The prediction has a mean pLDDT of 77. Predicted 3D model of a 170-nucleotide RNA (glmS glucosamine-6-phosphate activated ribozyme aptamer) from Ectobacillus ponti. Rfam family: glmS glucosamine-6-phosphate activated ribozyme aptamer. Rfam classes the family as a riboswitch. RNAcentral holds the sequence, with entries from Rfam.
């Protein structure tokens, strides 16, 4: 340092790097009267490579799978993932007083019908800044302090659509 075999944590802007850019180092080369810097290029070791909200009923499938920040490489690739689709299980709506069903129609997911418009609710976080640590450097890890969002998703309001068969009330 590899491998295996166990047991605990942690993680979904989660994880990883060969392309891409940056540090080192050595080596050659071009210019040069030398010399010092710089510049290219070639091996070799590094380093960078997503900033929170959000989001999980099972199974199969599938892949560019939500929303903004932000001095924008947070670029490019691979892997995975709560999205999505089928079914399956569960809850709910359905034309007007209530209740029950279901060989229909649909909507969601244990906080369990939708869409549309609209008003409200909402504890971002890095960035920034001003410190410490680490490392030749690129760059790391940290600590305080400072503001700022939209989705989703609760509440309100207005509108759209949408069967059937019993009972019971009036």
């Nucleotide at each position: 340092g590899u491998g295996u075999a166990c047991u605990g944590a942690a993680c979904a802007g989660c994880g990883c790097c060969u392309g891409a850019g940056c540090u080192g180092a050595a080596u050659g080369a071009a210019a040069c009267g030398g010399u010092c810097u710089g510049u290219c290029a070639u091996u070799c070791a590094g380093c960078u490579g997503a900033c929170g909200a959000g989001g999980a009923g099972g199974a199969g499938g599938u892949u560019u799978a939500u929303c903004g920040a932000g001095c924008a490489u947070u670029c490019g690739g691979c892997g995975g993932a709560u999205g999505c689709c089928u079914c399956c299980c569960g809850g709910c709506u359905g034309c007007a007083g209530c209740g029950a069903u279901u060989g229909c129609a649909g909507c969601c997911g244990u906080c369990a019908a939708a869409u549309u418009c609209u008003c409200u609710u909402g504890u971002a976080a890095a960035a920034c800044a001003a410190g410490g640590g680490g490392g030749u450097a690129a760059c790391c890890c940290u600590u305080u302090g400072c503001a700022c969002a939209a989705a989703u998703a609760g509440g309100g309001g207005a509108a759209u659509a949408u069967a059937a068969u019993c009972g019971c009330a009036a």